[in-house]
């Protein structure tokens, strides 16, 4: 300290997810020990059972129980009974003190409840301490207990007798309290303190005294609590108003005590935007947990306070209580009952049931700490301290160390069969004993009380000395002994994130925090070997802080990503100009209080260490008191003028409002002229017109807009505002002066104004036009377009409050380079009806710094700064839904949530794509020849049929394609019929030559007979070959071209596609390659932040056109000779031609045009000219483009078959579509005759020659020829002659029948050619489509591969040879540049809404049913005040009659619990319903995204 996640990539912005800490935990696997900590977060749910606060006999009367004595009986020395309180003690009881501490929980509570700081001159305080006094003297009762009596029981009731440190009463009281007078001092206010008179209240024993312990009463202290104030304390405004004991005052009550705290009178106040009142939620705090801090989250366990004890309500008593283990009453549960009436409170320890993912023994002990009670000794204490169970968390230890390579077996991996890796790991050796086992020893915690004994002084105290007490626990800790013995496992391994391989699975199973794995080669599923990180623990889940600057104080924004109110005026707040003096409210400095302890931090200390556990200390940012200071800010008080504003003098203007008014213009009406069409459109058709239209001229009638001028002018807050005039009026802005003296800005609420469309009334109504009609268009067309046309648009009042109400930019103020144009003013200067300079105040462009994600913006700022105010916080749901406000309505304003995704958006690049745009190119088109579709056939695909009709190729770029040849073979298909180490390869063992002949079977496979004895040689055996056996293996044209390789098609022979280094940019990138010219070209100039280079292009390289030199046989023959007349022959080597080798073509050369440059035109020479023609060459790359069936090749898959053989068939089907051809429909031709010219390949399992038969196919026949020799081999179209006469022919040949002929073992399915004979469609082909720019099209032949035989197909050859091309509008393709893009799987994209179907939140709804509450009312337990002769009644009084005084019952007040009604709030739940959200490849359309095919988009009907 970051990281993955939006994209093709980038930068933003934004959300959402990782990693780090912690936790009262849970769960899942696993589990050695010890220490220190913790352990119902849920049911304040219901509780069996035991304990958890009692204690004093030194207050009292006893004497139930127990021991002791002691006395009497039975009686056996001793036992048993009974008796006596005589003595230890002691049950119930009165009595005193305690039970309000101590433990537990957090329901309530949003509050002086809690922190914290202060007050009380408004108070308490039992026990404790300190000081002072006093401590006489009576008296009446009661419970215990006895008797009796009810009742199941709990209780209870009457009557006797009695105690006290229980109650009463009286005296005495200096202080202290209260009344009443009254003195003095004092200080912060209501007062405080000190005195004087007069009156009222109090007490108990015990010991022989003293003392001591106890009461009394006062003063003080300590300690604990009340009270009151200041400040802090949680969300909601979709809770805005609330209150009537409310807010004060005056009396009076009440309480320790102020006080409406309660009650009577009187006033009408009190709280609130600085958030009352109301809703939800929720103990508070020291503290914990996170963070750099600031926060943010939390209130377990310690500690402090608060509340609270089935729920609710009251009070008793008491120093304290409205009391957890007290009391009453009222509820609901539970439990006992004899049914009459009773008992009960674990939110105390353990424990049980329930709930729940979850949280422990009904354990020991008072030995210590501490409490209560006693003089004490002791007793009681589930406080406490200790054990117990849980890895619950924190720490510490341990599972052993060394050595050991044949680097083992066995697992797993690969495989060049030999490795890697598990791994020194393990065996083994040799050492160690932590922990565990075994045995032995064995504390610290014990100070003190008690007690025994001394001593000192004062029967009590101090001191010293002995002895007595330990739950934990025979534990902690030591020692010793044997032995590696007893002790390792969660997760994880695609990236983020450390860690990788095989196998299985095959969008299945499953993973998954977030991206996302899986559809047959999954480092993401599941096992497995290997690895990484932690360790007695290791992942998971939740909930939390961080990362998150992601609510931003600290530390964010807001033109286009979310986000500036549509603009105004102005209330509160909030903020303000100079200057002087005063004051201190902030502020600065110093001090004193306090801010518990514990915790956190620092420094020390004790447990072996560490966790813990202890002593110091600092530090607690805070509050309060106080001292001092005066610069800032505030406040008071005086000055100023430079901010604001006032008067005055000018100025420009569609600023507003009201009343007149004018012309052009459309329409409609009248009239004349005038005739057949008009209008409209892409093209028409509704309309309109012969009843006279449009047109055209004269007239009139009405309404609405105001050409031109006219301008990124002008005015205005913004909307908005245009003819000309009258009146009224607002505001801007210039110059000079003279006044006011901060009189300012901003603006939450509030108020005004606020286009269009809408709404009400009421006018008006040419034109224009929602709806609506009708006509087109369409696959529809509720639309664009056309003829109509209403409502609206126009006045006038009145409402509505929204716009993309845009500068997507609040307002003001102040600073920060410039250029230039413009409106309106003012000043200067001159050469003056203007030109120049300059200032102020608007309003355009362009531009530096700076800012900005960029785009951009830049003195009209989005720049640097100050103030205020409004606004934002991931997309969608949704600007909706409930609710409230407005509003006649539409509707507006204000504003969620469930659920849902992992995006969503902005800006910029790159690209690809437009029915955007500009340029240029190709037989693209056009301009031309000739085809194709139409006919017959041939071939090839589809489909179809078949046991097979193998298989694959399918828009161009599959279809005469693989196939340069299916009768058998080929052949992979199909039937049948055989073999299985195999038709083939390698290794091993035996025998054997191999072979060949015949018979037999359809053949293969087999049966059988016969023949036959090989080569080498070191004589061992060898190499081939055959046959058998046996395992290892062969074999597969079986699947995957989407697992490759290699090959190949395509765009495309288009001109492109990158790089290195510099430069620019935050970056993707971009420059360079772009731009002007040019070229076929990214050729090539020139300009340029580019310079250079690659691969392409061109050249090189093949063939052809020309020339040259060399060579001369098979090729040639000009001269010369000889011929058998044929270069035959002897000769040449000139030419032709053959092959080696050179030349030559570069725009060199000239003129024009161009920038003088690249280059184009034109021409001259030349065979040839601007790339001479052809050809081979195919950039980066794009289609998952073809091909496992050439080959190869990885996974899978088959192994007596999906391998291998054989023989027959099919691949050659045929209703039918398409693709390519081939012959044709004639007369530029067919037939018949004769006649001339080629190039190029091939030839020995071969070409074949002359001759001869045959009509021919062909046969016979055997000469050359290993081929410039010979041979296939006559070229044909052409030529010259004739014939035919426009017709289904003398044309055209399919079809059929007969006859051969050739190759092959074999032409039946199913060969080819040849004679006779037959003679079908077809008279030039529809919509569409092809190919071609010169030696080409179109024609003519002719050769070869393949091949026994088969060629209308492929490849070659050369003969004959045209016509067009103006041009680039359009079609199709392709390139560059630009420009939009919501597209990148890239337009065959993307993406909207109904509709139907499932699922999931949520609204609305007759209403049901809860919950809290307000308000009237009704009732009124307990209880406590008042009232009461209704009744009762011990202490005092008393005149003895009675009274004070008290109990008990009435009753009145006040109040729980309950009822009745009528609201608010709220929850759930509801037939139906209403949008939303999400789903796989459903319907319907195509609305947006380019001009999205009508430009989109906002309001509004």
């Nucleotide at each position: 300290a970051g990281g993955g996640u939006u994209u093709g990539a980038u930068c933003a912005u934004g959300g959402c997810u990782c990693a780090g800490g912690a936790u009262g935990a849970a769960c899942g696997c696993u589990a050695g020990c010890g220490g220190c900590a913790g352990g119902c977060u849920u049911a304040a749910c219901a509780c069996a059972u035991g304990c958890a606060a009692g204690u004093c006999g030194a207050g009292g009367g006893g004497u139930a129980a127990c021991a002791g004595g002691g006395a009497u009986u039975g009686c056996u020395u001793g036992c048993a009974a009974u008796c006596c309180g005589c003595u230890g003690a002691c049950g119930a009881c009165c009595g005193g003190c305690g039970c309000a501490c101590g433990g537990g929980u957090g329901c309530g509570u949003a509050a002086c409840g809690c922190g914290u700081a202060u007050g009380c001159a408004a108070c308490c305080u039992a026990c404790c301490u300190u000081u002072u006094a006093c401590u006489g003297g009576g008296g009446g009762a009661u419970a215990g207990u006895c008797a009796a009596a009810a009742g199941a029981a709990a209780u209870u009731u009457u009557g006797a007798a009695u105690a006290a440190u229980a109650c009463c009463c009286c005296a005495u009281a200096c202080g202290a309290u209260c009344u009443a007078u009254u003195u003095c001092a004092c200080u912060c206010c209501u007062g405080u303190g000190a005195g004087a008179c007069a009156g009222a209240a109090g007490a108990a024993a015990a010991u022989u005294c003293c003392g001591a312990u106890g009461g009394u009463a006062a003063a003080a202290g300590a300690u604990g609590g009340g009270c009151a104030u200041g400040c802090g304390u949680c969300c909601u405004a979709u809770u805005a108003g609330u209150u009537u004991g409310u807010u004060g005052g005056u009396g009076a009550g009440g309480u320790a005590a102020u006080g409406g705290c309660u009650c009577a009178c009187c006033a009408a106040g009190a709280c609130u935007a600085c958030g009352a009142u109301a809703g939800g939620u929720a103990g508070g705090g020291g503290u914990c947990c996170u963070g750099a801090g600031a926060g943010g989250g939390a209130g377990a366990u310690c500690c402090c306070c608060c509340a609270c004890a089935c729920u609710g309500g009251u009070a008793c008593u008491g120093a304290g209580a409205c009391a957890c283990g007290g009391a009453c009453c009222a509820g609901a549960c539970u439990c006992c009952u004899a049914c009459g009436g009773g008992a009960g409170g674990c939110a105390g320890c353990a424990g049980u049931g329930a709930g729940g993912a979850a949280u422990a023994u009904u354990g020991g002990a008072c030995a210590a700490u501490g409490g209560a009670g006693g003089c004490a000794a002791c007793u009681c204490u589930g406080a406490u301290c200790c054990a117990g169970c849980c890895a619950u968390g924190c720490c510490g230890c341990g599972u052993g160390c060394a050595g050991g390579a044949a680097g083992a077996c066995g697992g797993c991996c690969c495989u060049a069969u030999g490795g890697g890796u598990u791994g020194u790991a393990a065996a083994c050796u040799g050492c160690u004993u932590u922990u565990g086992u075994a045995c032995a020893g064995g504390a610290a915690g014990a100070a003190a009380c008690g007690u025994u004994a001394g001593u000192a002084c004062g029967u009590g105290u101090a001191c010293u000395a002995g002895c007595c007490u330990g739950a934990c626990g025979g534990u902690a800790c030591u020692g010793u002994a044997a032995g590696a013995a007893u002790a390792a496992g969660g997760a994880u391994c695609g990236g983020c994130u450390a860690a990788c391989u095989c196998c299985g699975u095959g969008c299945c199973a499953g993973c998954a925090g977030c991206c996302g794995c899986g559809g047959u080669a999954a480092u993401a599923c599941g096992g497995a070997g290997g690895g990484u990180g932690c360790a007695a623990g290791c992942g998971u889940u939740a909930a939390u802080c961080g990362g998150a600057a992601u609510u931003a104080c600290u530390g964010g924004g807001c033109g286009u990503a979310a986000a500036g109110c549509g603009c105004g005026c102005g209330u509160a707040g909030g903020u303000g100009g100079u200057u002087u003096g005063g004051u201190a409210a902030g502020c600065g400095a110093g001090a004193u209080g306090u801010g518990a302890a514990a915790g956190c931090c620092c420094c020390g200390g004790g447990c072996u260490u560490a966790a813990c556990c202890u002593g110091g200390g600092a530090a607690c940012g805070g509050c309060a008191u106080u001292u001092c200071g005066a610069a800032c800010u505030g406040u008071c008080a005086g000055g100023c003028u430079a901010g604001a504003g006032u008067a005055u003098g000018g100025u420009a203007g569609a600023g507003g409002g009201u009343a007149g008014u004018g012309g052009a213009a459309u329409u409609u009406c009248c009239u004349g002229u005038g005739u057949a069409g008009c209008g409209g459109u892409g093209a028409a058709a509704u309309g309109c017109g012969u009843a006279g239209a449009u047109a055209u001229a004269g007239g009139a009638a009405g309404g609405a807009a105001c050409a031109c001028c006219a301008g990124u002018g002008g005015c205005g807050a913004a909307g908005g505002c245009g003819g000309c005039c009258u009146c009224c009026u607002g505001g801007a802005u210039c110059u000079g002066u003279a006044c006011u003296g901060a009189c300012a800005c901003u603006a939450a609420g509030g108020u005004g104004c606020g286009a269009a469309a809408g709404c009400g009334u009421g006018g008006g109504u040419a034109g224009c036009g929602a709806a609506c009609a009708g006509g087109a268009u369409u696959a529809g067309a509720u639309a664009c377009c056309c003829u109509g046309g209403u409502a609206g648009u126009c006045c006038a009042c009145g409402c509505c409050g929204u716009a993309a109400a845009c500068g997507a930019u609040g307002a003001c103020a102040a600073c920060u380079a410039g250029c230039u144009g413009u409106u309106g003013g003012g000043a200067g200067a001159c050469a003056a009806u203007g030109u120049c300079u300059u200032u102020c105040a608007g309003u355009g462009g362009c531009g530096c710094a700076g800012c900005u994600a960029a785009c951009g913006u830049u003195u009209u700022a989005a720049g640097u700064u100050g103030u205020c105010c409004g606004c934002c916080u991931g997309g969608g749901g949704a600007g909706u839904a409930c609710g409230g406000c407005c509003g006649c309505a539409a509707g507006g304003c204000u504003a969620a949530a469930a659920c849902u995704c992992a995006a969503a958006u902005g800006a910029a690049u790159u690209g690809a794509c437009g029915g955007g745009g500009a340029c240029c190119c190709g037989c693209a088109c056009a301009a031309g020849c000739g085809g194709u579709g139409g006919a017959g056939c041939a071939u090839g695909u589809g489909g179809u049929u078949u046991a097979a009709u193998u298989c694959g190729a399918u828009g161009c770029a599959a279809c005469g394609c693989g196939a340069a040849a299916a009768a058998c073979c080929u052949u992979a298909c199909c039937u049948a019929c055989u073999c299985u180490u195999g038709a083939c390869a390698u290794a091993c063992u035996u025998g054997g030559a191999a072979g060949c002949u015949c018979u037999u079977g359809u053949a293969a496979u087999g049966a059988g007979a016969g023949u036959g004895u090989g080569c080498c040689u070191u004589u061992u055996g060898g190499a081939g070959c055959c046959a058998a056996g046996a395992u290892a293996c062969a074999g597969g044209u079986g699947c995957u071209g989407c697992a490759u390789g290699g090959c190949u098609g395509u765009c495309g022979u288009c001109a492109g596609c990158u790089c290195g280094u510099g430069u620019c940019g935050u970056g993707a990138g971009a420059u360079g390659u772009u731009c002007c010219g040019u070229u076929a070209a990214g050729u090539c100039g020139g300009a340029u932040a580019a310079c250079g280079a690659g691969c392409g292009c061109a050249a090189c390289c093949c063939u052809u056109a020309c020339c040259c030199u060399u060579a001369u046989u098979u090729g040639c023959c000009a001269g010369c000779g000889a011929u058998u007349c044929g270069g035959u022959c002897g000769g040449g080597a000139a030419c032709u031609a053959u092959a080696a080798g050179g030349g030559g073509a570069c725009u060199g050369c000239c003129g024009g045009u161009g920038a003088u440059a690249a280059a184009c035109c034109g021409g001259a020479g030349g065979a040839a000219g601007g790339u001479g023609a052809g050809g081979a060459c195919g950039a980066c790359g794009u289609c998952a483009a073809g091909u496992c069936a050439u080959c190869a090749u990885g996974g899978c898959c088959c192994u007596u078959a999906c391998g291998a053989g054989u023989a027959g068939g099919g691949c050659u089907a045929c209703a039918c579509a398409c693709g390519u051809g081939c012959u044709a429909c004639a007369a530029u031709g067919g037939g018949g005759a004769a006649u001339a010219c080629a190039g190029a390949c091939g030839g020995a399992c071969g070409c074949u020659a002359a001759g001869c038969c045959g009509c021919g196919a062909g046969g016979u026949g055997g000469u050359g020829c290993u081929a410039a020799u010979c041979c296939u081999a006559u070229a044909a179209a052409g030529u010259u002659c004739u014939u035919c006469g426009u017709a289904g022919u003398c044309c055209g040949g399919a079809u059929u029948g007969g006859a051969g002929u050739c190759u092959g073992c074999a032409a039946c399915u199913c060969g080819a050619c040849u004679c006779c004979a037959u003679g079908a469609a077809g008279u030039c082909g529809g919509a569409a489509u092809c190919g071609c720019u010169a030696g080409u099209a179109a024609u003519c032949g002719c050769g070869a591969a393949u091949c026994a035989g088969c060629a209308u197909g492929u490849c070659g050859c050369g003969g004959u040879g045209a016509a067009u091309a103006c041009g680039u509008u359009c079609u199709c393709g392709g390139g560059u540049c630009u420009u939009g893009u919501a597209c990148a799987c890239a337009c065959c994209g993307c993406c909207c809404g109904u509709c139907a179907c499932a699922c999931c939140a949520u609204g609305g709804a007759a209403g049901u049913g809860g919950a809290u509450u307000g308000c009237a009312c009704c009732a009124g337990a307990a209880g406590u005040a008042g009232a009461u002769a209704g009744u009762c009644u011990a202490a005092c009084c008393u005149u003895c009659g009675g009274g004070a005084g008290g109990g008990c019952g009435u009753u009145u007040a006040c109040c729980a619990c309950g009822g009745u009604g009528u609201g608010c709030u709220u929850c759930a739940u509801g037939a139906c319903u209403g949008g939303g959200g999400u789903g796989a490849a459903g319907u319907c359309a195509u609305a947006a995204c380019a001009a999205g095919g009508u430009a989109g988009c906002c309001g509004u009907a």
This is a predicted structure of a 1501-nucleotide RNA (small-subunit ribosomal RNA) from an uncultured bacterium. The sequence is in RNAcentral, with records from ENA.